[in-house]
RNA sequence: GGGGAUAUAGCUCAGUGGUAGAGUGUGUGUCUAGCAUGCAUGAGUUCCUGGGUUUAAUCCCCAGUAUCACCA
Numbered sequence: 001g002g003g004g005a006u007a008u009a010g011c012u013c014a015g016u017g018g019u020a021g022a023g024u025g026u027g028u029g030u031c032u033a034g035c036a037u038g039c040a041u042g043a044g045u046u047c048c049u050g051g052g053u054u055u056a057a058u059c060c061c062c063a064g065u066a067u068c069a070c071c072a
Stems, first nucleotide, its partner, number of pairs: 001071002004068004010024004018055001026042005048064005
């Protein structure tokens, strides 16, 4: 320099054009002499940024940023 992949909750990751979930972690309650486990319940995500298409965009299109590996 070239063509790609990825970006979603604290962490690891799903997800689909109709307004976002799981596991784990975390708060509270219960359980215990206490801890752990278990059970119940809550909080937490302007879905990387900006623009465009659309009645409606996390999803489609364009540009940018960051990371990853590949080719030269």
Transfer RNA from Vicugna pacos, 72 nucleotides, folded computationally. Rfam family: tRNA. Rfam describes the family as follows. Transfer RNA (tRNA) molecules are approximately 80 nucleotides in length. Lineage of the source: Eukaryota > Deuterostomia > Euteleostomi > Eutheria > Vicugna.